[in-house]
Bacterial RNase P class A from a Chloroflexota bacterium, 353 nucleotides, folded computationally. Lineage of the source: Bacteria > Bacillati > Chloroflexota.
RNA sequence: CAGGUUCGUUGGGUGAUCGCGACAAGCCUAAAAAAGUUGUCGAGGAAAGUCCGGACUCCACAGGGCAGGGUGCUUGUUAACGACAAGGUGCGGGAAGCAAUCGCUUUUUGCAACGGAUAGUGCCACAGAAAUAAACCGCCAGGCAACUGGCAAGGGUGAAAAGGUGCGGUAAGAGCGCACCGGCGGCUCAGUGAUGGACCGGCCAGGUAAACCCCACCCGGAGCAAUGCCAAAGCGCGCAGAUGAGGCGGCCCGCUGAUGCGCAGGUAGGCAGCUUGACGUUCGCAGUGAUGCGCGACGCAGAGAGAUGAUCAUCUUUAACGACAGAAUCCGGCUUACAGAUGAACCUGAACA
Numbered sequence: 001c002a003g004g005u006u007c008g009u010u011g012g013g014u015g016a017u018c019g020c021g022a023c024a025a026g027c028c029u030a031a032a033a034a035a036g037u038u039g040u041c042g043a044g045g046a047a048a049g050u051c052c053g054g055a056c057u058c059c060a061c062a063g064g065g066c067a068g069g070g071u072g073c074u075u076g077u078u079a080a081c082g083a084c085a086a087g088g089u090g091c092g093g094g095a096a097g098c099a100a101u102c103g104c105u106u107u108u109u110g111c112a113a114c115g116g117a118u119a120g121u122g123c124c125a126c127a128g129a130a131a132u133a134a135a136c137c138g139c140c141a142g143g144c145a146a147c148u149g150g151c152a153a154g155g156g157u158g159a160a161a162a163g164g165u166g167c168g169g170u171a172a173g174a175g176c177g178c179a180c181c182g183g184c185g186g187c188u189c190a191g192u193g194a195u196g197g198a199c200c201g202g203c204c205a206g207g208u209a210a211a212c213c214c215c216a217c218c219c220g221g222a223g224c225a226a227u228g229c230c231a232a233a234g235c236g237c238g239c240a241g242a243u244g245a246g247g248c249g250g251c252c253c254g255c256u257g258a259u260g261c262g263c264a265g266g267u268a269g270g271c272a273g274c275u276u277g278a279c280g281u282u283c284g285c286a287g288u289g290a291u292g293c294g295c296g297a298c299g300c301a302g303a304g305a306g307a308u309g310a311u312c313a314u315c316u317u318u319a320a321c322g323a324c325a326g327a328a329u330c331c332g333g334c335u336u337a338c339a340g341a342u343g344a345a346c347c348u349g350a351a352c353a
Stems, first nucleotide, its partner, number of pairs: 001349010012315007020042006044324001048335002051333005056223004068219005073087005088114001089112010115214002120212002122208003136155002138151005163181006182204002184201003188197003227272004236263005246256003279299004283294004
């Protein structure tokens, strides 16, 4: 320098004209509506999947327990979470240092269904004598032998067989003793804690809890097509009506002549819920950070068959016409999609020193 992988950031700004939607104002009008006028506003980093958590609404619900479901290293953040932050432990990659080697240390980075296997139960294919408190071959002692007793080093089977290596020890052996290493436990120091360091104790008979189970904590159901309000026509019920209901602007006359009125339910339809909120960006302060605080500043669509498009100019930029994609009650996460630009780490190749 070119290409690639992974993890991040970004996903253009400003103005003009036309078109579409919402709201407001004024104009028109007897009064309104519509149209026209003016002004303001009008999609995303994921608006997506609907996976997790909440707000809100309705239904259920004394209290406690059982059953059922979920979560699971620690501490914190949060309205809440299975999310996030910081830390610990284990495993893997890179770099640097040390070391004769095995390797060790530091740093960086990625991953983790990372509570419990000394509460109990179950299961562990095939092979193997045996898959948990073992003895097939073998070793040792006794015995002529059959066999009896001791042992678990070596062999064999297996994914896994009673800590590992070595020295001592013994009849043969064995943590039986010892050194180092690994595990477990105790004690102590550091830490809020997970845990880590020192010391001590031969305490050392497997794995599996994404098997039952045990422990700790959490959990009622349905969803904006929630839910509330108004309410046409028709149907239903009631009352009045040719002894004249109702209509003809208030009353009388007159004319006309079969419906008129009320109620319940709540369909069509309309309205609310509906968007200023656990809100976003930025600034200041606190915090390692997630995040919190602040009458600091600025910004914030609301449709209801469903608007948000197009054409130019100009600025920043190497480039920005390009990809993925279109709000539907709202919010916090996670996941997935993605042209181009860009940051970091790493890999491959080439050239030069």
Source information
Its mean pLDDT, the model's own confidence on a scale to 100, is 79. Rfam family: Bacterial RNase P class A. It is annotated as a ribozyme.